[in-house]
This is a predicted structure of a 141-nucleotide RNA (SAM riboswitch aptamer (S box leader)) from an uncultured Pseudomonadota bacterium. Of the family's consensus pairs, 97% are formed in the model.

This record gives sequence, C1' cells and structure tokens, in this order.
RNA sequence: UACUCAUCGAGACCGGCUGAGGGUCAGGCCCUUUGAAGCCGGGGCAACCGUCGCGAGCUAACCCCCGCGAAAAGGUGCCAACUCCUGCGGUAUUCCGCCCCUUGCCAGACCGAAGGCAGCGGCGGGGCCGGCAGAUGAGGU
Repeated sequence: UACUCAUCGAGACCGGCUGAGGGUCAGGCCCUUUGAAGCCGGGGCAACCGUCGCGAGCUAACCCCCGCGAAAAGGUGCCAACUCCUGCGGUAUUCCGCCCCUUGCCAGACCGAAGGCAGCGGCGGGGCCGGCAGAUGAGGU
C1' cells in the first nucleotide's frame, strides 16, 4: 500500500527563516509578495484511539463486549472557502430556458394569416437522492 468500518455543512493562530506557489487529479473558481508551500518556536480546535466514572449483558468473579457521561496528561489529526464546486447514475412534482407536434384561448356574424398565452411531449440546467474518488482515525496486512 491492498482490504474493512466510522466520520467529513461545526471549530481553531501568533512570531522567526525563506522567497512563488497552493487548494489530491481534470475543468472551474478561489487564496497568495498586505508573503504561497516548506522548516523552526510557541499557541489553539476537536474528541477517532487511549484514560477515568456510571449502567447493563455474560460470568463463581475479573476481563472482554455494549451504552451513557467526564476530563484532555498519552497516540494521531486539524487550525480559508460544504471534502471550495463539478466529474458517474437516478429522480416525482415544481422552478428556469429552448424546441416540436397537436389542442384550446386571445377572436368580435363566419373563415383566416402573422404573432402571443396556456396545455401535452422532448431536451438541457437548477434542486434533491445515491454512488465513485479524496481526507482523517481505528483495525488489518
């Protein structure tokens, strides 16, 4: 690294060195010499593992397992923008745009051209849903 599970619309900076990139990839769109990315010092956010407590199940009992809560000394992680948006698929009605056929209306005594409105149908976009991919943790290898 493969693979499995969980989470991903919240939260969180100040200096020093250095000097042009960075946001995984592609297309967008952003951040950045009012200093990117990186390195160093200090700080913070969060609660995945771990710690402590309570409860319940099993047990002779403990441990393990499950649930709830507390703290944040340990192991990670993180400190622009929804994982910045989109990428593949689905979708009822509704919203927006375009197109076609046909029906009705605007239409007046009747007929009719051009045009417009509405309905039905199709296509695309938006919205919504589900995936793929990505990031982090734990397991695993």
The sequence was found by an Rfam model in a public genome assembly.